[in-house]
Molecule: small-subunit ribosomal RNA
Organism: uncultured bacterium
RNA sequence: CCUGGCUCAGGAUGAAUGCUGGCGGCGUGCUUAACACAUGCAAGUCGAACGAAGAAUUAUCAUGAAUUUAUUCAAGAUAAUUACUUAGUGGCGGACGGGUGAGUAACGCGUGGAUAAUCUACCUUUCGCAGGGGGAUAACAAUGGGAAACUAUUGCUAAUACCGCAUAAGACCACAGCAUCGCAUGAUGCAGGGGUAAAAACUGAGGUAGCGAAAGAUGAGUCCGCGUCUGAUUAGCUAGUUGGUGGGGUAAUGGCCCACCAAGGCGACGAUCAGUAGCCGGCCUGAGAGGGUGAACGGCCACACUGGAACUGAGACACGGUCCAGACUCCUACGGGAGGCAGCAGUGGGGAAUAUUGCACAAUGGGGGAAACCCUGAUGCAGCGACGCCGCGUGAAGGAAGAAGGUUUUCGGAUCGUAAACUUCUAUCAAUGGGGAAGAAAAAAAUGACGGUACCCAAAUAAGAAGCCCCGGCUAACUACGUGCCAGCAGCCGCGGUAAUACGUAGGGGGCAAGCAUUAUCCGGAAUUAUUGGGCGUAAAGGGUGCGUAGGCGGUUAUAUAAGUCAGAAGUUAAAGACCAGGGCUCAACUCUGGGGGUGCUUUUGAAACUGUAUAACUAGAAUAUCGGAGAGGUAAGUGGAAUUCCUAGUGUAGCGGUGAAAUGCGUAGAUAUUAGGAGGAACACCAAUGGCGAAGGCAGCUUACUGGACGAAUAUUGACGCUGAGGCACGAAAGCGUGGGGAGCAAACAGGAUUAGAUACCCUGGUAGUCCACGCCGUAAACGAUGAAUACUAGGUGAUAGGGGCUAGAGUCUUUAUCGCCGACGCUAACGCAUUAAGUAUUCCGCCUGGGGAGUACGACCGCAAGGUUGAAACUCAAAGGAAUUGACGGGGACCCGCACAAGCGGUGGAGCAUGUGGUUUAAUUCGAAGCAACGCGAAGAACCUUACCAAGGCUUGACAUCCUUCUGACCAUCUUAGAGAUAAGAUUUUUCUUCGGAACAGAAGUGACAGGUGGUGCAUGGUUGUCGUCAGCUCGUGUCGUGAGAUGUUGGGUUAAGUCCCGCAACGAGCGCAACCCCUAUCUUUAGUAGCCAGCAUUCAGUUGGGGACUCUAGAGAGACUGCCGUGGAUAACACGGAGGAAGGUGGGGAUGACGUCAAAUCAUCAUGCCCCUUAUGUCUUGGGCUACACACGUGCUACAAUGGCUAUAACAAAGAGAAGCGAAACCGCGAGGUCAAGCAAAUCUCAAAAAAGUAGUCUCAGUUCGGAUCGCAGUCUGCAACUCGACUGCGUGAAGUUGGAAUCGCUAGUAAUCACGAAUCAGAAUGUCGUGGUGAAUACGUUCCCGGGUCUUGUACACACCGCCCGUCACACCACGGAAGCUGGGGGGACCCAAAGUCUGUGACUCAACCAUUUAUGGAGAGAGCAGCCUAAGGUAAAACUGGUAACUGGGGUGAAGUCGUAACA
Repeated sequence: CCUGGCUCAGGAUGAAUGCUGGCGGCGUGCUUAACACAUGCAAGUCGAACGAAGAAUUAUCAUGAAUUUAUUCAAGAUAAUUACUUAGUGGCGGACGGGUGAGUAACGCGUGGAUAAUCUACCUUUCGCAGGGGGAUAACAAUGGGAAACUAUUGCUAAUACCGCAUAAGACCACAGCAUCGCAUGAUGCAGGGGUAAAAACUGAGGUAGCGAAAGAUGAGUCCGCGUCUGAUUAGCUAGUUGGUGGGGUAAUGGCCCACCAAGGCGACGAUCAGUAGCCGGCCUGAGAGGGUGAACGGCCACACUGGAACUGAGACACGGUCCAGACUCCUACGGGAGGCAGCAGUGGGGAAUAUUGCACAAUGGGGGAAACCCUGAUGCAGCGACGCCGCGUGAAGGAAGAAGGUUUUCGGAUCGUAAACUUCUAUCAAUGGGGAAGAAAAAAAUGACGGUACCCAAAUAAGAAGCCCCGGCUAACUACGUGCCAGCAGCCGCGGUAAUACGUAGGGGGCAAGCAUUAUCCGGAAUUAUUGGGCGUAAAGGGUGCGUAGGCGGUUAUAUAAGUCAGAAGUUAAAGACCAGGGCUCAACUCUGGGGGUGCUUUUGAAACUGUAUAACUAGAAUAUCGGAGAGGUAAGUGGAAUUCCUAGUGUAGCGGUGAAAUGCGUAGAUAUUAGGAGGAACACCAAUGGCGAAGGCAGCUUACUGGACGAAUAUUGACGCUGAGGCACGAAAGCGUGGGGAGCAAACAGGAUUAGAUACCCUGGUAGUCCACGCCGUAAACGAUGAAUACUAGGUGAUAGGGGCUAGAGUCUUUAUCGCCGACGCUAACGCAUUAAGUAUUCCGCCUGGGGAGUACGACCGCAAGGUUGAAACUCAAAGGAAUUGACGGGGACCCGCACAAGCGGUGGAGCAUGUGGUUUAAUUCGAAGCAACGCGAAGAACCUUACCAAGGCUUGACAUCCUUCUGACCAUCUUAGAGAUAAGAUUUUUCUUCGGAACAGAAGUGACAGGUGGUGCAUGGUUGUCGUCAGCUCGUGUCGUGAGAUGUUGGGUUAAGUCCCGCAACGAGCGCAACCCCUAUCUUUAGUAGCCAGCAUUCAGUUGGGGACUCUAGAGAGACUGCCGUGGAUAACACGGAGGAAGGUGGGGAUGACGUCAAAUCAUCAUGCCCCUUAUGUCUUGGGCUACACACGUGCUACAAUGGCUAUAACAAAGAGAAGCGAAACCGCGAGGUCAAGCAAAUCUCAAAAAAGUAGUCUCAGUUCGGAUCGCAGUCUGCAACUCGACUGCGUGAAGUUGGAAUCGCUAGUAAUCACGAAUCAGAAUGUCGUGGUGAAUACGUUCCCGGGUCUUGUACACACCGCCCGUCACACCACGGAAGCUGGGGGGACCCAAAGUCUGUGACUCAACCAUUUAUGGAGAGAGCAGCCUAAGGUAAAACUGGUAACUGGGGUGAAGUCGUAACA
């Protein structure tokens, strides 16, 4: 950079939860248990159909009572009346309205059609009609049964109830005729005769009802085209099944049902089965295409406790009807009965969760009625819920002392903040008072649940009304404190381990606002299933290959057609919703009116380019024929030589073989080696190649036979015959399996030997399956070009294989076709790369992909003898997994180069004794730090006290030290005495300055609190300083260029150098920090100067002592000199290298100082400074003593040795560099000596320390634990210092340990170096074997870069980036999670078989029963009806079996996750 997933920002909701809550309008409210329901209501109405009963009124009659004599009252009878009531008969309505979404994947729904296959009460229109009769029955009464529900018998009565007859315009039925029309059956019209069927009255006299027929309207039934979820791990399903004929049945078609006949029907365009689901208008989202959804409103369907069934009716197989069965609930006198809120309220239950047992029929609508009217939980309203949408408010203007207070702070300030207070103003909402609608209507009157509601007016008060979430990034908004991987946060990334903008709180800020946030769900973003709009070389993804079926796609010309296609018109696409324009509520939400649109479907009219279809042709695609050459193409048979092994024989003798090195093994019973002969199996050297052939797998000695394909040339033939190809079929390396052969070599398994910590490996010696042949399976590979097949087009260059053609005498050259390679332009690609053999540009067809893991696993199915293969999930888990490229780092990768890195040398360490540091141990304490190189003679350039930080003991508490304040004193200091271990305490002596006399300065003491103090913690909070890689040659930048980008280039390359030093080249050109140079010392010379230095010549002396001199040495100023400058050779004419000359010095002359960008959370809080934390009568401070010096031991660094290149003794040599006043200290004297006494000189080129030592010369020792070595110890001393016990150095005498050159290992050094020898200094009273310097003597070796270590440059690989001390795999052990298998156990739904069979329709029968009609012999018969019985069908129930699908289960299997577990180290170099 890309691929790819995860997550977020938006919108929405019938929501829920948390915190909060002022008002109003409009909507909306059981998404779960189609769970069970107490109580009330939700469907009645008509007296103008009917009888009856009752009530009231009037009239009349009779009786009784009272009395005012007129009447009044009471209970009766009769008649009449009434907008009176109604149990029953009768009519209409209870099939609408209201609810719910269980079932249903279906003509259920949507859309468009058909009905020539149908019905339709009430309503409208038209035509016609209503004559005359009959028999019953409820109510009622009586008698019974029953607890009840209810019911039986007898008797009476009415109708618009029921039944004949008459009549029939038209209808219907059968017969037969004509005409017209239609897509078939057929339809319509006209006329004919025959047959069949009607009616109901009431009345208020207006009317209203009734019957027949036709038409309309409305509603309903049925059929058809198309559309309508998921699963193939559901592939076959179906016997009334598919069709026919004839019947039955229905309003009507039809296997809807029945009898017979035929054997069909459905299905890969997904039947059957399983799962899920009411469908639609719409709603949400989206740019759209789409995706999701089906609350409310509207249309359709289905259902009404569960299952079945019919009756009535215009309409039902009927939510508030009937019958039966079942479950449940209730009543009961136990005999039997009753019930169905998925109507409105309401209750319980379930649940995260969803309201009142309200008012009214005033409006809208519905039923009945002539009407008044009645009924209406439909509906209109109200109540509850911020559940949603919309609107309003919680005040407005002024107001800086920038108040108080809070927060913060660098202490100055900043901020909350004009915010508040305060002044002025207003009154929307709420509250109070006053008024007050519309909704009400077609003449008037009456009629309002809502409701005194909306609305209007008035007065008064800023009074009553703001919260929620967030502030690390995404994402708008930051600080303080607390906490300290705890508590907690978290949508993703992630935050928290003592300075948290991420947790909690506060202040401040941001967002939204009567709400805010969270959770859940849907769409979006997601082009992340891609029709619009993706991909498959390496990221996930091309089938292993071919043939080929269905399907998809298909060359050229002409004509026709009109299925697709295009255009116009018509119908439909209900209303609501959405969009547009207006209107009404103050606005808005809401609502009304109008308009436009509606991708679809149907009908119809046209067009004919393209596709399709049909016909006729064509030859460019494809195929065939003829000729030709090439080839490891295939199958079978035969045959050849080399080699290995074995056998036999000969020669021959001690080993062979094998490896990194060995051993096992073979061999004296004769191997290996060698010669000859033989046996057997397998593979075919050279040719040979980037070559050839094949579809792929694959194919290799030679010959023969058979056979497939490609190619070239030229003509001819067929005439689109083609391409692709789901299923299917065939082929298909190696290994493996079966049967039978074969078996030389090789070689899984196995055995032995090695290696190793182990070595079930790599290596070696053997060795069986197998490898080979025949036949049969298996069907997979990194079966790869990781690239499906076909066709066309798109720059070139160069080769190869096989052919052809032209020119040429030939070599050769030009051209053409097929195939195989390389390079490369455009273009493409994330890049790498591909590029006429495409990964380019297009078309067609097939296969495949959709984050990683789980997993190519489980289950199921198919295949297989097995091994196993094909198909192929989920739970769970992670926020990544992956590709290409880049920069680093790393590699037991490569190339080049450097370094005392190795090598070559010299001397050491490691062994001994001692010194010193560290670890460990010990201790009251043994203070602290430093830890591979880069801690360990380090901090410490120097611990007896001090230092000192540690320990013990004793003291002090504003303090040992600083500043400020108050008071007192006049000193402080110093000396002395006493007590004490001392600190300290007490006492004595001594003792200021200035002055305006008030006081001030200074000092001391006492007191108070701010504070002091801390070598207490954190070097992982820091500054500063330092180490290290490394004095290695590197590290970067600007501009330009290249690349999508990270980045690259420059800085790489060829040379060269100590060097990124320089030269050349180059898309780079320049620059910076480093390198080098500039600085210091040193080596030579010149010049200047000449004391305290020097002395050649002159003079002088013991002596450069003195005179003198500046030549020399030296000193210290200034210069010169070295630059590859000169010559030669090499090199590229360069840089440079080599050699030479000259020169004191030669190629940076030798040293020093000087340390790039960075690395190591390197070291240091105990040098110093410092943030934060901690202590404050102590973790501060003072003091005495002790400790840092301990000592079974281990390590580092050193010194001295082990001796003769030496020790000792003697002795007239030769330096440099330093230091010196609280100092160096001469000479002289004393002491064996350390040293002492006295004391000159010198603040130093003058004096002193100071003697240099090794060396040289002479002597002695003679190889020994010694005349080596000196530890240790004893005695006696010296010096420093208050003080040498713990614990100093030195001297003398005596003692005389280990040690005879040091294992494995390891260090330093390349020339004035190593080695060796002395000298000095810092620190310091004293105390070096350490450190830092100084000079003297003075080597050896370097062939070289293979190896070890470190470093540099280039390149390569990478799964590393905290960078190999990296990353990372698997078993085992432990914990948790989900899943598979499983003896079994236990559920569920569905289908099939059989048994039994309620109610009920239908069929049959019907001896019994029956008013209407008919007949006659008048009490019988007929017609007809019914009870009963039987049969078919059949719900529930029962039985047995199988399949499917859940739950659970001892045990078991793998998987996932988990902190630092165990064992190894498989992968990445």